Context: one part of a larger RNA
């Protein structure tokens, strides 16, 4: 002098910093007492208040002792070590639970509980080439696969596309089957002949080939299904102030977004706008709705309890700070 670990600080007390990080504060036992809200369990050790050892006094009491009022000390009167800070509103995610072994513990998994869908058992699914094995020594109140993810209230509208299921009447269609037709091969028959041959036609069979017709499933078709994949308009007009548009009109669609919530983990403009809280508030909080680009199990709106969650706020608190000082130990480094 650096750095680490621990200790102590006037006044002030979050002025620090994205961000109270970190560090302070509480912290035991008994006794009184507890709020909003709740799934009536809970929330709750809610919150806050006294006692505890000493000392004086004062009542009762025969005394131990008990109660009460005033002072002081600072743990609870201890320990080898040890022990909640509270509250107030919002997001997500029901809850305990589970993870990225070594940057993430959470809003992500998972979960009881919903719902679709397969599966009748030599099940349906997987795993194996196969034997075979899980499923299961189970049978639909079982098993598999997908979604969604306590409870409460609920969960519109589309079947045009894509997949699923279900028909079978007609187009379409492979092998394979074949009626016929073409072409090699040649018993065989004609014509020539210099008898050595040329030549033409050719039936069965065997073969190449073409081939009407026959020919499933699927495809095209027909109807079903969105807690299957999915999607859920535009323009124009119009009320006796403006201004809006319950109302008509019109083009498009399979259908045009319904309750609910809504500048939200979704809102670009945007620090929208208004209110609240602060002196002063891109954050938060309660509305407004002009949803760039929310929306109902890729679930929609609530919600008591929970949470090392994420967000705003207050009150204790204190060296984070203003603004530094100081003191142990411990490794270092620089001078002697």
């Nucleotide at each position: 002098u650096u750095c680490g670990u621990g200790g102590c600080u006037a006044a002030g007390g979050a002025a620090c910093u994205a961000g109270g990080c970190a560090a302070a504060u509480u912290a035991g036992a008994c006794u009184c007492g507890u709020a909003a809200c709740u799934u009536c369990g809970g929330g709750a050790g809610a919150a806050g208040a006294g006692u505890c050892c000493c000392c004086c006094g004062g009542c009762c009491g025969g005394a131990a002792g008990g109660u009460c009022g005033g002072g002081g000390c600072g743990c609870a009167g201890u320990g080898a070590a040890g022990a909640g800070g509270u509250c107030c509103a919002g997001g997500c995610g029901a809850c305990u639970g589970u993870u990225u072994a070594g940057c993430a513990a959470a809003a992500a998994c998972a979960c009881a509980g919903g719902a679709c869908u397969c599966u009748g058992c030599a099940a349906a699914u997987u795993c194996g080439a196969g034997a075979g094995a899980a499923g299961a020594u189970g049978u639909a109140u079982a098993g598999g696969g997908u979604c969604u993810g306590a409870c409460a209230c609920c969960u519109g509208c589309c079947c045009g596309g894509u997949g699923c299921c279900g028909g079978a009447a007609g187009g379409u269609u492979a092998a394979g089957g074949a009626a016929g037709g073409g072409g090699g091969u040649u018993a065989g028959c004609g014509a020539c002949u210099u008898c050595g041959g040329u030549u033409g036609c050719g039936a069965a069979g065997c073969u190449c080939u073409u081939a009407a017709c026959u020919g499933a499933a699927g495809c095209c078709c027909c109807g079903g299904u969105a807690a299957a994949c999915g999607g859920c308009g535009g323009c124009c007009g119009u009320a006796a102030c403006u201004a809006u548009a319950a109302c008509g009109g019109u083009c498009c669609u399979a259908a045009g977004g319904u309750a609910g919530c809504g500048a939200a983990a979704u809102u670009c403009c945007u620090u929208g706008u208004c209110g609240g809280g602060u002196a002063a508030g891109u954050u938060c909080c309660g509305a407004c709705c002009u949803g760039c680009a929310c929306g109902a199990a890729u679930g929609g709106u609530g919600u008591a309890a929970c949470g090392a969650u994420c967000u705003g706020g207050a009150c204790a608190c204190u060296g984070u700070c203003u603004c530094a000082g100081c003191c142990a130990c411990g490794a270092g480094c620089u001078c002697g």

RNAcentral holds the full RNA, with entries from ENA. The part of an RNA shown here (large-subunit ribosomal RNA, domain IV) has 336 nucleotides and comes from a Saprospiraceae bacterium.